[in-house]
RNA sequence: GGAUCGGUAGCUCAACGGUGGAGCAGAGGACUCAUAAUCCUUUGGUUAUAGGUUCAAAUCCUAUCCGAUCCA
Repeated sequence: GGAUCGGUAGCUCAACGGUGGAGCAGAGGACUCAUAAUCCUUUGGUUAUAGGUUCAAAUCCUAUCCGAUCCA
């Protein structure tokens, strides 16, 4: 330098172009003499950035940034 894959909640990951979710973590509560475990409830999102297409974009297209792998 080129190619491919990826970037979504604090972390790990989902999500046919049609209301952005789960587990863990966090907060509150139940239980317990107490802690842990367990159970219930709940907070948390500029979907990397900027444009474009569309009635509607995390999803499709373009450019850029970052990371990984491969080739040279």
Transfer RNA from a Candidatus Caenarcanales bacterium, 72 nucleotides, folded computationally.
Taxonomically the source falls in Candidatus Caenarcanales (Bacteria, Bacillati, Candidatus Melainabacteria, Vampirovibriophyceae).
The coordinates come from a structure-prediction model, not an experiment, and the mean pLDDT is 83.